[in-house]
């Protein structure tokens, strides 16, 4: 250089064109406790970026960027 794969919450993963984008762990607050831990309840938190297709895009197409693999 070329080809392929990949990018969703702090982390690990769902969501195969239509839901308020969901769960676990982590975090914060509250209850309980003399305190801590454990347990329970609640809350906040994400679609890498730019275009396109579509009534509608996390999803499909193109490009950019980051990561990974293969090839000489």
């Nucleotide at each position: 250089g070329c080809u392929c794969c990949u990018a969703u919450a702090g982390u690990u993963c769902a969501a195969u064109g239509g839901a308020u984008a969901g769960a676990a762990c982590a975090a914060a607050u509250c209850u309980c406790u003399c305190c801590u831990a454990a347990a329970g309840a609640u809350u906040a938190g994400a679609u890498u970026c730019g275009a396109g297709u579509u009534c509608g895009a996390u999803u499909c197409u193109c490009g950019a960027u980051g990561g990974g693999a293969g090839u000489a």
Transfer RNA from a Bacteroidaceae bacterium, 72 nucleotides, folded computationally. The RNAcentral record of the sequence draws on ENA and MGnify. It matches the Rfam family "tRNA". The coordinates come from a structure-prediction model, not an experiment, and the mean pLDDT is 81.